[in-house]
RNA sequence: GGAGCGGGCGGUGAUGAUCGCCGGCGAUGCCUCGUGCGUCGCCGGAGGAAAGUCCGAACUGGGCAGGGCACGGUGGUUGGUAACGCCAACCCGGGGCGACCCGAGGGAAAGUGCCACAGAAAUGACACCGCCUAAGCCGGGAAACCGGCCGGUAAGGGUGAAAUGGUGCGGUAAGAGCGCACCGCGUCGGUGGUGACAUCGACGGCAGGGUAAACCCCACCGCCAGCAAGCCCAAAUAUGCGACGCGAGGCGGCCCGUCUCACGCAUCCCGGUCCGCCGGGACGCAGCGCCGCGGGUAGGGUGCUUGAGCCGCCGGGCGACCGGCGGCCUAGAUGAAUGAUCGUCCGCCGCGGCCGAAGGCCGCGGUGAACAAAAUUCGGCUUACAAGCCCGCUCCGCCU
RNA sequence: GCCGACGUAGCUCAACGGUAGAGCACAGCUUUCGUAAAGCUGAGGUUGUGGGUUCGAAUCCCACCGUCGGCU
Numbered sequence: 001g002g003a004g005c006g007g008g009c010g011g012u013g014a015u016g017a018u019c020g021c022c023g024g025c026g027a028u029g030c031c032u033c034g035u036g037c038g039u040c041g042c043c044g045g046a047g048g049a050a051a052g053u054c055c056g057a058a059c060u061g062g063g064c065a066g067g068g069c070a071c072g073g074u075g076g077u078u079g080g081u082a083a084c085g086c087c088a089a090c091c092c093g094g095g096g097c098g099a100c101c102c103g104a105g106g107g108a109a110a111g112u113g114c115c116a117c118a119g120a121a122a123u124g125a126c127a128c129c130g131c132c133u134a135a136g137c138c139g140g141g142a143a144a145c146c147g148g149c150c151g152g153u154a155a156g157g158g159u160g161a162a163a164u165g166g167u168g169c170g171g172u173a174a175g176a177g178c179g180c181a182c183c184g185c186g187u188c189g190g191u192g193g194u195g196a197c198a199u200c201g202a203c204g205g206c207a208g209g210g211u212a213a214a215c216c217c218c219a220c221c222g223c224c225a226g227c228a229a230g231c232c233c234a235a236a237u238a239u240g241c242g243a244c245g246c247g248a249g250g251c252g253g254c255c256c257g258u259c260u261c262a263c264g265c266a267u268c269c270c271g272g273u274c275c276g277c278c279g280g281g282a283c284g285c286a287g288c289g290c291c292g293c294g295g296g297u298a299g300g301g302u303g304c305u306u307g308a309g310c311c312g313c314c315g316g317g318c319g320a321c322c323g324g325c326g327g328c329c330u331a332g333a334u335g336a337a338u339g340a341u342c343g344u345c346c347g348c349c350g351c352g353g354c355c356g357a358a359g360g361c362c363g364c365g366g367u368g369a370a371c372a373a374a375a376u377u378c379g380g381c382u383u384a385c386a387a388g389c390c391c392g393c394u395c396c397g398c399c400u
Numbered sequence: 401g402c403c404g405a406c407g408u409a410g411c412u413c414a415a416c417g418g419u420a421g422a423g424c425a426c427a428g429c430u431u432u433c434g435u436a437a438a439g440c441u442g443a444g445g446u447u448g449u450g451g452g453u454u455c456g457a458a459u460c461c462c463a464c465c466g467u468c469g470g471c472u
Stems, first nucleotide, its partner, number of pairs: 001396009013345007021045010047371001051382002054380005059226004066256004071222005076090005091105001092103004106217002111215002113211003128157002130153003136149005165183006184206001185204008230302004240293003244289003247261005264285002267282006309328008346368010401471007410424004418455001426442005448464005
C1' cells in the first nucleotide's frame, strides 16, 4: 500500500428567539361547582428498529386451579437469565491458505415406509461387458493349443447420488478379509475433562447403504384467553320472542374428576292400596339452563406508566452475566400531541477562484436527504437502513 | 390487537417428492365464394422472491413480498 474477517458507537444535526400543541407541578380568576373555561411561570415530550407479530414472560379475568389422551414446541454439552425456540463458552461435523463462517447437531440394532430414470442388480437380491476354465464332459489337432457345455468369480469396466467397508502387499486357476499392515466399524479397559468428547491400548474379520425439515421412538417443556384483558360511574331499552331439556350446563378438543343451578304448584286419566298415600302418563303455570333471533348503550373515568428500569464507579468471571455503592425519573395521546418562521454554526451537493502530492481555504446557490413513527410494559429474534467514527485480527506485495 | 387461506402459460384451473399438464384465447395450415364452426400443427413457464433439507422440491422447512377473508 492492497485484499479481507470480526466487533462496537451512531442515527443529517446543534444552538438561540417568536408563535402554536400534549402532560405534570405551582400561582390565580370566572362559573350553570362538572368530565368545566381561561391567564402566567417552570419542567418534560417518538425508535434502534417504535416494524413483522416469530418466541418468552409480567399483569388481568375465567376455570377450581388436578390427572391422562390427543395436539404443539425444543433437541450436542455446560452455564447465564424471571423465562425462552434467546445469549455465552466449549465439543463434533462441513467450508475457507487464514482471520473466521455455517449446522434443523438425540435415535436407522424398536418398528413401518421411500430410493424415480439409468443399470444385471437399490435387497437379503444379483450377473450386462468381462476374468478363469483348476476338477468333469464333447469336437478339431502330432502337440502346444482352439472352440463349446458344465462350473467358479464380483478384484476390473459400464450405469448411477449411492453397488455390499477403503488403500497397499501377498495368495489363488482367476478372484474374494481368503491372510497381513494401516484406516473405518464394534466390544472392553486406562488417562484427561463437570460434560459433550479427546487420546492410548487390547480383542474381534465385521451385523449391505442412505433417508427421520419421512411416519415414528427417546428426553424435556406447554391450563385457556388476552389492555379492544379487566374494574368503576352515568344513561337508555323490550325484566322481549322462539325452540329444546328437567337434568342440563361450565372447565381449548376427548375421558376421568370436579363445580354451579334446578328437581316446584294445580288439574285430569290409568294401576295399586294398609284409605295415610305410592307409581306412571298428558296439559298449563313458575323456576333454571343451553342455543337462535331481536332491542338499548357507539358516553366518561380508571387500567396508563417507578420498571426483572437507566447511568457512573469498584469487585468476581474466558464470557454471557452477577454482586456492592452512589446518582437519575426520561411520552401517556384517544380521530389520536412535538409543528411553523428567522438567524448562526456544522454536515452534504453543485459552480467559480487560490495554493497544490494527498488535500486545504474563500465566495455564491441549494439542501437537512437512509429505514421510518408510540397506544399495557419488558427480554430477545427476524426484516429494512444513508453519512460518519473507533477497535482488534488474517493474508499478499514493497521498503527500511 | 388476535387468527385463517391463497399466489402455477395471457385467463380459468390440475399435478398428493421422480419428465409442469388440460380448456379458452394467440399464430399457421386444411375446408369454404368468404367467414364462423370443425380438423391438424405449433408457440407460450426463473411454479410470488430468496435461502435450506434431499440424489432430486410446484410439493417439505425457514425468512420476506403481495392479495383476500374472519373475530374484537

Predicted 3D model of RNase P RNA and transfer RNA as a complex of 472 nucleotides. Rfam match: Bacterial RNase P class A. Rfam classes the family as a ribozyme. On this family, see Frank and Pace, Annu Rev Biochem 1998: "Ribonuclease P: unity and diversity in a tRNA processing ribozyme". From the family's description: Ribonuclease P (RNase P) is a ubiquitous endoribonuclease, found in archaea, bacteria and eukarya as well as chloroplasts and mitochondria. Its mean pLDDT, the model's own confidence on a scale to 100, is 75.